[in-house]
RNA sequence: UUGUAACGCUCCGGAGAAGCUCAUAAAAUGAGUGCCGAAGGUGUACGGAAAUGAUAUCCAAUCUCUCAGGCAAAAGGACGGAGGAAUUUC
Numbered sequence: 001u002u003g004u005a006a007c008g009c010u011c012c013g014g015a016g017a018a019g020c021u022c023a024u025a026a027a028a029u030g031a032g033u034g035c036c037g038a039a040g041g042u043g044u045a046c047g048g049a050a051a052u053g054a055u056a057u058c059c060a061a062u063c064u065c066u067c068a069g070g071c072a073a074a075a076g077g078a079c080g081g082a083g084g085a086a087u088u089u090c
Stems, first nucleotide, its partner, number of pairs: 003090001005088002009083005018033001020032004034071003040067001041065001043063001047058002
């Protein structure tokens, strides 16, 4: 200097499930019942480390649990695409 990957950020796309009942017209809040999984979180494999009287430790997810969150719209939203200063990796 150039490229590449990561990351904050910007834009676009982005599912599922009661516009449930009561307090009380709606929302918020509280109580109750029924549901969803794609913020986050829990648990888990192959395998690795250690070890033969030691070990039970590490380890992934779109799987799992539904703690949290959510169930008209809005907001949020894993993930994907485009852009991308500075910093860092190669």
Predicted 3D model of a 90-nucleotide RNA (Glycine riboswitch aptamer). The prediction has a mean pLDDT of 77. Rfam family: Glycine riboswitch aptamer. Rfam's curators write: This family represents the bacterial glycine riboswitch.